[in-house]
RNA sequence: GGCAGGAUAGCUCAGUGGUAGAGCAGUGGACUCAUAAGCCACGUGUCGCGGGUUCAAUUCCCGCUCCUGCUA
Numbered sequence: 001g002g003c004a005g006g007a008u009a010g011c012u013c014a015g016u017g018g019u020a021g022a023g024c025a026g027u028g029g030a031c032u033c034a035u036a037a038g039c040c041a042c043g044u045g046u047c048g049c050g051g052g053u054u055c056a057a058u059u060c061c062c063g064c065u066c067c068u069g070c071u072a
């Protein structure tokens, strides 16, 4: 340099057109002499950035940035 994949909550990841979710973590509550575990409740996330298509974009198209793999 070429090709492919990826970027979504603090972390790991779902979500393939109709105003975004799970697990873990975290916070509060109850319980306990106290702590932990377990139990109950709690999420307004510039969906990497900029354009385009569409009534409507995390999702489709183009460009850019960064990460990973393959290849020369």
Stems, first nucleotide, its partner, number of pairs: 001071007010024004018055001026042004048064005
About this RNA: Predicted 3D model of a 72-nucleotide RNA (transfer RNA) from a Patescibacteria group bacterium. The organism belongs to Bacteria candidate phyla, within Bacteria. The sequence is in RNAcentral, with records from ENA. It matches the Rfam family "tRNA". By type it is a transfer RNA. Rfam describes the family as follows. Transfer RNA (tRNA) molecules are approximately 80 nucleotides in length.